[in-house]
Predicted 3D model of a 71-nucleotide RNA (transfer RNA) from Pannonibacter sp. SL95. Its Rfam family is "tRNA". Rfam classes the family as a transfer RNA. Rfam's curators write: Transfer RNA (tRNA) molecules are approximately 80 nucleotides in length.
Order: sequence, then structure tokens, then C1' cells
RNA sequence: GCGGGUAUGGUGAAAUGGUAUCACAGAAGCUUCCCAAGCUUUUAGCGCGGGUUCGAUUCCCGCUACCCGCU
Repeated sequence: GCGGGUAUGGUGAAAUGGUAUCACAGAAGCUUCCCAAGCUUUUAGCGCGGGUUCGAUUCCCGCUACCCGCU
């Protein structure tokens, strides 16, 4: 230099052109003599910039970061 892949709460993952889901973690409450465990509720997220579309996390283009291959 060329090609490919990935980017989603604090962490690990899913999903899809129409309110973004789950688990753990965090907070509050219940339970308990206390702790742990359990139950309920709750907080928090689509890498960045454009384009297409009634509507974009999803499709297209560019950029950034990381990973893989080729040279």
C1' cells in the first nucleotide's frame, strides 16, 4: 500500500428499514437477627460525519479505532 471483518449501557452478547432485547454489574425495596442467596422495581446503550428513505442501529459513501490476510 491492497483486501476482508468488527464497533450496540459499566461488562459480555442478540436483533432488525417502524418504541433496541437478554444476562451480569449499579441503585431502591421485600425477605433475614446479620450477611449471602432469592424476588420485585428502576438507571444506563446502536463509534464519528454525510447521503437515501415518511422513517436508518440496520442500506450506501467517507473517517476513526481494533483484528485478520496479502504485498
The coordinates come from a structure-prediction model, not an experiment, and the mean pLDDT is 80. The organism belongs to Pannonibacter, within Bacteria.